[in-house]
Small-subunit ribosomal RNA from an uncultured bacterium, 1387 nucleotides, folded computationally. The RNAcentral record of the sequence draws on ENA, Greengenes and SILVA.
RNA sequence: UAGAGUUUGAUCCUGGCUCAGGAUGAACGCUGGCGGUGCGCCUAACACAUGCAAGUCGAACGAAGGAUUGUGAGGAAACGUAAGUAGAGACACAAUGACUGAGUGGCGGACGGGUGAGUAACGCGUAGGGAACCUGGCCCUUACAGGGGGAUAACAGAUGGAAACAACUGCUAAUACCGCAUAAGCGCACGGCCUCGCAUGAGGGAGUGUGAAAAACUACGGUGGUAAGGGAUGGCCCUGCGUCCGAUUAGCUAGUUGGUAUGGUAAAGGCAUACCAAGGCAACGAUCGGUAGCCGGCCUGAGAGGGUGGACGGCCACAUUGGGACUGAGACACGGCCCAGACUCCUACGGGAGGCAGCAGUGGGGGAUAUUGCACAAUGGGGGCAACCCUGAUGCAGCGACGCCGCGUGAGCGAUGGAGUACUUCGGUAUGUAAAGCUCUGUCAGCAGGGAAGAGAAUGACGGUACCUGACCAAGAAGCCCCGGCUAAAUACGUGCCAGCAGCCGCGGUAAUACGUAUGGGGCAAGCGUUAUCCGGAUUUACUGGGUGUAAAGGGAGCGUAGGCGGCAGGGCAAGCCUGAUGUGAAAGCCCGGGGCUCAACCCCGGGACUGCAUUGGCAACUGCGGGACUGGAGUGUCGGAGGGGUAAGCGGAAUUCCUGGUGUAGCGGUGAAAUGCGUAGAUAUCAGGAGGAACACCGGUGGCGAAGGCGGCUUACUGGACGAUGACUGACGCUGAGGCUCGAAAGCGUGGGGAGCAAACAGGAUUAGAUACCCUGGUAGUCCACGCCGUAAACGAUGAAUACCAGGUGUCGGGGGGCACGGCCCCCCGGUGCCGCAGCAAAUGCAGUAAGUAUUCCACCUGGGGAGUACGUUCGCAAGAAUGAAACUCAAAGGAAUUGACGGGGACCCGCACAAGCGGUGGAGCAUGUGGUUUAAUUCGAAGCAACGCGAAGAACCUUACCAGGCCUUGACAUCCUUCUGACGUACCGGUAAUGCGGUAUUCCUUUCGGGGCAGGAGAGACAGGUGGUGCAUGGUUGUCGUCAGCUCGUGUCGUGAGAUGUUGGGUUAAGUCCCGCAACGAGCGCAACCCCUAUCCCCCGUAGCCAGCGGGAAAGCCGGGCACUCAGGGGAGACUGCCGGGGAUAACCCGGAGGAAGGCGGGGAUGACGUCAAAUCAUCAUGCCCCUUAUGGCCUGGGCUACACACGUGCUACAAUGGCGUAAACAGAGGGAAGCGAGCCCGCGAGGGGGAGCAAAUCCCAGAAACAGCGUCCCAGUUCGGACUGCAGCCUGCAACCCGUCUGCACGAAGCCGGAAUCGCUAGUAAUCGCGGAUCAGAAUGCCGCGGUGAAUACGUUCCCGGGUCUUGCACUCACCGCCCGUCA
Repeated sequence: UAGAGUUUGAUCCUGGCUCAGGAUGAACGCUGGCGGUGCGCCUAACACAUGCAAGUCGAACGAAGGAUUGUGAGGAAACGUAAGUAGAGACACAAUGACUGAGUGGCGGACGGGUGAGUAACGCGUAGGGAACCUGGCCCUUACAGGGGGAUAACAGAUGGAAACAACUGCUAAUACCGCAUAAGCGCACGGCCUCGCAUGAGGGAGUGUGAAAAACUACGGUGGUAAGGGAUGGCCCUGCGUCCGAUUAGCUAGUUGGUAUGGUAAAGGCAUACCAAGGCAACGAUCGGUAGCCGGCCUGAGAGGGUGGACGGCCACAUUGGGACUGAGACACGGCCCAGACUCCUACGGGAGGCAGCAGUGGGGGAUAUUGCACAAUGGGGGCAACCCUGAUGCAGCGACGCCGCGUGAGCGAUGGAGUACUUCGGUAUGUAAAGCUCUGUCAGCAGGGAAGAGAAUGACGGUACCUGACCAAGAAGCCCCGGCUAAAUACGUGCCAGCAGCCGCGGUAAUACGUAUGGGGCAAGCGUUAUCCGGAUUUACUGGGUGUAAAGGGAGCGUAGGCGGCAGGGCAAGCCUGAUGUGAAAGCCCGGGGCUCAACCCCGGGACUGCAUUGGCAACUGCGGGACUGGAGUGUCGGAGGGGUAAGCGGAAUUCCUGGUGUAGCGGUGAAAUGCGUAGAUAUCAGGAGGAACACCGGUGGCGAAGGCGGCUUACUGGACGAUGACUGACGCUGAGGCUCGAAAGCGUGGGGAGCAAACAGGAUUAGAUACCCUGGUAGUCCACGCCGUAAACGAUGAAUACCAGGUGUCGGGGGGCACGGCCCCCCGGUGCCGCAGCAAAUGCAGUAAGUAUUCCACCUGGGGAGUACGUUCGCAAGAAUGAAACUCAAAGGAAUUGACGGGGACCCGCACAAGCGGUGGAGCAUGUGGUUUAAUUCGAAGCAACGCGAAGAACCUUACCAGGCCUUGACAUCCUUCUGACGUACCGGUAAUGCGGUAUUCCUUUCGGGGCAGGAGAGACAGGUGGUGCAUGGUUGUCGUCAGCUCGUGUCGUGAGAUGUUGGGUUAAGUCCCGCAACGAGCGCAACCCCUAUCCCCCGUAGCCAGCGGGAAAGCCGGGCACUCAGGGGAGACUGCCGGGGAUAACCCGGAGGAAGGCGGGGAUGACGUCAAAUCAUCAUGCCCCUUAUGGCCUGGGCUACACACGUGCUACAAUGGCGUAAACAGAGGGAAGCGAGCCCGCGAGGGGGAGCAAAUCCCAGAAACAGCGUCCCAGUUCGGACUGCAGCCUGCAACCCGUCUGCACGAAGCCGGAAUCGCUAGUAAUCGCGGAUCAGAAUGCCGCGGUGAAUACGUUCCCGGGUCUUGCACUCACCGCCCGUCA
């Protein structure tokens, strides 16, 4: 020392991106009241009009001009009669002085002011040195100033030139210039003496020789001058250390490095020259390239750091560009000179002039940066004795919210919570004590009056400023950004992947808290946002303070140079280290304390700090250095055994292939199946002989050796390393290792050999949609050898080398030691190689004495993904290529480990009419029905794989009806409310119409307090009604499906950082997560099962409308008496539970068999559908949000349509016949329905049916004849006596009405069809198949649907395969979950 968002379905980690903070010489957008104090061309060191920015001294000098005074002087105009008054102007001379400008001369223009172009440098910073130096003015000390000379500006004259200016002649002064004199303690030379220093050398006496000075002015006070010495100040030179990036810049250097001599300078020095030598610098980064003024400081940061160098202060550099010197104490000189270049201006074209990076100002550039202001009053500077002059330094003012600081835009009370606005569930809520209203105050601005300090006497630009006082009015003074998360603050409307937003994640496709607007809210406030830049967060370059098995990252390996690091004991030195003192670390700034402006910003004073450097005193543990010792590290010697370690030569057998010969005959070979190929010219097979090349079976092993790559038949030769034992020798000789050198699989390259097998390329055959592949037949480089290159690999343990330490257990290889019980024995040590495992580590996975643990040393490497190991450059290579190795651009991730699912043409186990085994169908025909398509005015709508398609629809002629055409209605066919009229409503009737609508006639209510009310109808106005209009992807409800599959979860506990796991897994068993056993789990819930209904057996009760055994009656009929035994019906109960026996199993659960029983292991059937999945279906059953229509998308009516028809599909019916058809006579059900109904007997009709009507609201009557079957007869295999479509005629029934468009009957007609391709469906027992019966809907209209009973089979070896499902496990880059993800090409 604060974090947050973002990779995932979720998790942990790695890692990047982004945000919140602070800052600015800022700019831009919107807005803008006041004051103080600072700051203000960051760009074009671009070009500059105009003005100003450096002058001053007459007390250095000459001359000139002017002023004043005086003199010459006698005097004008004017006035005056005159006297006179008056005193002008010119000239000359002299004098005077704050007069003037030019000149000579002196001092100053080297300061002050500006800028940052250049500079990577002794430029700057810091600490030192100069025994190698200079210093005007200033201060101190000592001494001196004698006497001369010759010029020259100005001036005058004259000349040239456009000008600038220049030259000539003549005159003159000085503190201008030049000799001479004097002079030491000054300089130089010479020899000698003393002292000091690390040294070159320095200092001090004495001596000789020699050299060089001066200026005057004056107000008489002084000022100035010369020489020498010293001080102070300022400068110059040298040195240590520090000072950006690039190695894709590795070599640079000829005055270069050194010496000698000389020159030069204030001074050292290759600074320069000559000669001599051949050096000097560089991996501790020379040279080269890029960038840059440096520092005090400033910003940020916890700090360490990082960034920066605007204002202020110090240093440096520059002054249009480049070069040069002159003068001077000082310059190589911003407002000096000369030359060259560019540019601008003037010109008579000959030639000249200029330099704002001084202050203002202009143009230009730019996103962007001010007045051509006032004053020398203050501070400071130059000159002068001074007065004073000059000063765009400076002090002030102006402009700019550019920054910082301060203040204000009012305060208190005030609910009827006003109005307005927004939202609303319409009740209200918010704005909001906010406003209004009442009371109060008066900052700032405005008005009026007074009025400073800044200056110790005078002098004030600022300035009538600051400040003070008074009166007055709530008056003149608020905006900007934001409101999805991060991040404080939400609603409505508009929009509809559009318009737009966005810092990151991301919003917007009709209900947007994310766009735009409004209302409300949040934040800051004279500002607020945005942009740009810097630091922070970022421990994301990690010194403090990171990493490298799998996330980015260990070099392929070894040897070794430089370098870095280094064992034990004692003694020494003191470089590092530690400590004391001293000097320095400028001021400003920062921090602390105090003070001044009303506060603050700002300013002043004092202290601290400035972490640094240097000098010096001390200490000796550690590091270092010198010296001498030690043996534990390391090495050597001796003995011993192990080994596919290496190189070379030789030898061997098996096998493949080929050749020769023999035997032998038709195939061989190859594959999933084949074919290409080989073979009658004799293959394959087999025997014998031979040739040649390559590789070495068994042994063989997480066994051995090697540094790695790698090494495997046997023998020999040469040779490297490791290990054990021994403890003789050396005495730290060690570790690591940038560069460097060497080795380095396979493939590849060069030259020459070799070539049996194998085999890229290539060819053919297959496979396939294709198959440039996988498979097959061939086959060349190559593979082999020798020599030489290449230098890379998933060169991997994805784990650099070395050393030490840190629980154990167990195998194996090599060597050794000890023990006894002497064995296939036990124990121990060293070295290698494996496994398991504790601590510890780790994101997890895992590692764990062979570490990925704990430490130390050294090397290498990493810093988001892509671009890319690419491009360029360089080095290497014969080439292929290798090594080194970027950027633009782009993304908000890319990744690691683990978790849950889903998935797999992964595995294991199990189930299901899933397959198989069977029976019967569908697909072919005709018809029925639904759908698609097409058609149509309309053919209403929905359903769409399974899980839409005889489905919604349990029944479309009208109605239904939602569709179409036409005609009508508009508060409406229906609900509530209001006004008014009527008295009804209704019924009957007339006219009219296709019909509704429309027009008309008759009749006529209840109650009352007499006002009215109730009810109904007509008319009217508006709120509203109405909608089968849209959205099933806004919804409720309901339903389908996986699936009656056995699963789905929870609590507590435990494990894991966590997602999660465990339980629910495992061993058995079951139809079942059914049960048993085991188990860090123990329990529980929803499911399973059971409880419910039907059915199969028996018992009990009841006994009509059911039944009739026995008794009676009766012609017959349970018809009657009677009975309730039986059947049956209703109700109640029993029974089945693996209870019993045997066997198996684990002594369990359970399974198999058996007994008994009507029924046996769930007896059969039904109802019952877990958590969830499919944005599954339905807005047209219903309900419902939002949107839409409102004389219509609502309502009424007539007619039509939903019934169409080249076709296609689904579901069915009837058939194709003899196990059949037809005829005849004759048996046996169950379950239902019946009052607007079922309808008997009887009569009529061939029949459908009609007439008639008994009985029955039903165990009573009716529908109602069951049919198949069985008996008898006939048909004789044919498009038939099969089949019945289609059609004609004649009828029946229902209904307002059968044309479109109903059913049924009779007669006649008599189509296709002779068992159905690919494919496909149902069914495991009272089932399939087959036969008939009933019901719902319904006026009528089933081959559909829902039920009922009759007859009544076959087969299941089995689970390999197809489909679906369950459990466990495994992989995964999927999680919208394989209908996934994703790559390439094209658009």